Background: This is a predicted structure of a 90-nucleotide RNA (Glycine riboswitch aptamer) from an Alphaproteobacteria bacterium. The model forms 90% of the base pairs in the Rfam consensus. It matches the Rfam family "Glycine riboswitch aptamer". From the family's description: This family represents the bacterial glycine riboswitch. The source organism's lineage runs through Bacteria, Pseudomonadati, Pseudomonadota and Alphaproteobacteria. It was read from a public genome assembly, where an Rfam model found it.
[in-house]
């Protein structure tokens, strides 16, 4: 200096589930009671995998959290970088 990967930042797609009922309000929003939803995130078995002692582990399952009109959030995809960062490579 280039480059491959990562995350992080920007941007585009993103699901499901009562706009329920009562009470308080500056009508946003909160508080209670049922009833339901998985795709923050958490937590559990566990297929798989590994360097096999041990460890990493799901989009599965559970709903503590979070959510059930719209925003807002969103696993996960893709897409930039003339944005820097960190690994490895030449």
């Nucleotide at each position: 200096u280039a480059g491959c990967u990562g995350a992080c930042u920007g941007c585009g797609g993103g699901a499901g589930a009562g706009c329920c009922c009562g009470g308080u309000c500056c009508c946003g929003a909160c508080c209670g009671g049922c009833g339901c939803c998985g795709a923050a995130g958490g937590a559990g078995c566990a297929a798989c995998c590994g360097c096999c002692c041990c460890g990493g582990a799901a989009a599965c399952u559970c709903u503590c959290a979070g959510g059930c009109c719209a925003a807002a959030g969103g696993a996960c995809c893709g897409c930039a970088c003339c944005g820097g960062c960190a690994u490895c490579u030449a």